The prediction has a mean pLDDT of 80. Transfer RNA from Lactobacillus acetotolerans, 73 nucleotides, folded computationally. Lineage of the source: Bacteria > Bacillati > Bacilli > Lactobacillales > Lactobacillus. Its Rfam family is "tRNA". By type it is a transfer RNA. Rfam's curators write: Transfer RNA (tRNA) molecules are approximately 80 nucleotides in length. RNAcentral records the identical sequence in 2 taxa.
RNA sequence: GCCGAUUUAGCUCAGUUGGUAGAGCAUCUGUUUUGUAAACAGGGGGUCGUACGUUCAAGUCGUAUAAUCGGCA
Numbered sequence: 001g002c003c004g005a006u007u008u009a010g011c012u013c014a015g016u017u018g019g020u021a022g023a024g025c026a027u028c029u030g031u032u033u034u035g036u037a038a039a040c041a042g043g044g045g046g047u048c049g050u051a052c053g054u055u056c057a058a059g060u061c062g063u064a065u066a067a068u069c070g071g072c073a
Base pairs, nucleotide, nucleotide: 001072002071003070004069005068006067007066010025011024012023013022019056027043028042029041030040031039049065050064051063052062053061
């Protein structure tokens, strides 16, 4: 220098054909227990890496760019 993959909640990851963003763990509250843990119920937490574009509508499509990883030279 060229090519490819990944980027979504604090962490690990889903999200199908474009149609109101989810799960597990963690955290907080409550119930239960003599107490802790566990279990159960509930809550909070996201401008989907960034910018622009297409569209009535974008996590999803296009372009540019950044970071990480891998391959070729």